[in-house]
RNA sequence: GACCGAGCAGCCGCGGAGGUAACGACCUUCGAGGAAAGUCCGGACACCACAGGGCGCGGUGGUCGGUAACGCCGACCCGGGGAAACCCGCGGGACAGUGCCACAGAAAACACACCGCCUACGUCCGCUCCGGCGGGCCGGCAAGGUUGAAAUGGUGCGGUAAGAGCGCACCGGCGCCGCGGUGACGCGGCGGCCAGGUAAACCCCACCGGGUGCAAGACCAAGCAGGACCGUUUGCAGGCUGCCCGCCGAGGUCCAGGUCGGUCGCUUAGAUGGAUGGCUGCUCAAGACAAAAUCCGGCUUACAGGUCUGCU
RNA sequence: CGGGGCGUAGCUCAGCCUGGUAGAGCAUCUGCUUUGGGAGCAGAGGGUCGGAGGUUCGAAUCCUCUCGCCCCGACCA
Repeated sequence: GACCGAGCAGCCGCGGAGGUAACGACCUUCGAGGAAAGUCCGGACACCACAGGGCGCGGUGGUCGGUAACGCCGACCCGGGGAAACCCGCGGGACAGUGCCACAGAAAACACACCGCCUACGUCCGCUCCGGCGGGCCGGCAAGGUUGAAAUGGUGCGGUAAGAGCGCACCGGCGCCGCGGUGACGCGGCGGCCAGGUAAACCCCACCGGGUGCAAGACCAAGCAGGACCGUUUGCAGGCUGCCCGCCGAGGUCCAGGUCGGUCGCUUAGAUGGAUGGCUGCUCAAGACAAAAUCCGGCUUACAGGUCUGCU
Repeated sequence: CGGGGCGUAGCUCAGCCUGGUAGAGCAUCUGCUUUGGGAGCAGAGGGUCGGAGGUUCGAAUCCUCUCGCCCCGACCA
């Protein structure tokens, strides 16, 4: 890195489909996993929304490919680890801007000087063997010490009053140029240009993303209630009584939505009270994690034991 | 099956967004008060922040994985 994850035989039993039969049943065939898990990503599918553009929100983050798509996979680049095979990396940007860096420490970022080092230049005072010496002020420095997770490139030589990329050599970074590579990037040359960390803080840049999810959704459709029309001959009730019109109602026809419920979605495993199990025997070994619920592609997590292959 | 939320002291909860000291109330213990108890007053103890790994100088807090618990969703209004 790849794979298996008890095997075989007999008996009993469960679910789906088909057939024979005929209401007693019988026969044939098929019947969980590498993770069916977590529901972390990406799709298919379904419904809802939608002129176009912008803002906002969320996600991804080296490069080139693969793919229906992905945050997945492969190769390569860079960084880190290892003697090596190889392994690991949420691996864009900290000169676009803002924020934060507790305690300690002088100072935590356009800054700063506690302990220190130096008095060359300027000035003052004292001493003087007149050559200078000592001290103060104004100053210079950041090499060394101290603090911290982190202190303004590192080491060495020169240089200087003391110092400093101030100068030089090498190394590291950054910028420009040339060459190689599809690209990330690598190699070489030049320039003292030398710049703290943090973006799994806000943010900037590039790219991607409409929302909800099979309890999505579609079809059939009891019952109760509803709407439209008819209500003709006959019959019933109400409006003080009788008659006419009108209204309500019985009855009939039609209709939409849709409850209980059912079917599809749903699968050559496929349910909706939900199926795959048990016993016996043998095999050096006594069998782990765990079991479908719309379906695929991945990732992650759990896993007794065993097999094969390659490398250091 | 799908979606969402919560684990911090014995109990109920803050703190998390914006990283540096883990807090409040009740409860427990000790002392004072009282003849004794209760109440009151003063003080004290007690926390692997569910678990593991990572980012960071530093994680309860940010990210990933994992464990447990709770809530909602079926058709119409």

Two RNAs folded together computationally: RNase P RNA and transfer RNA, 389 nucleotides in total. It holds a member of the Rfam family "Bacterial RNase P class A". Rfam links the family to the GO terms tRNA processing, ribonuclease P activity and dimeric ribonuclease P complex. By type it is a ribozyme.